[in-house]
């Protein structure tokens, strides 16, 4: 220095233009136990990487830029 993919709670991940962004794991309460685990229920926790642009309307689309990864010179 070119080319590519990816970035969503604490971690992992599903959503690709439209309604309160869904899921598991953890965390926190409560019921179960003699206690702990398991199991069962509710709970908290998302400026969707940062910024502009297109649209009625963006987590989706396009642009620039920040992180990482992988190709190549």
């Nucleotide at each position: 220095c070119g080319g590519g993919g990816c970035g969503u709670g604490g971690c992992c991940u599903a959503g690709u233009g439209g309604c309160u962004a869904g899921g598991g794991c953890a965390c926190u309460c409560g019921c179960u136990u003699g206690g702990g685990g398991u199991g069962c229920g509710a709970g908290c926790g998302g400026u969707c990487g940062u910024g502009g642009g297109u649209u009625c309307g963006a987590u989706u689309c396009c642009c620039a830029c920040c992180g990482c990864c992988c190709c190549g010179a």

A computed fold for a 73-nucleotide RNA from Elusimicrobia bacterium CG1_02_37_114, annotated as transfer RNA. Its mean pLDDT, the model's own confidence on a scale to 100, is 81. Rfam family: tRNA. The family's RNA type in Rfam is transfer RNA. Its family is annotated with triplet codon-amino acid adaptor activity in the Gene Ontology.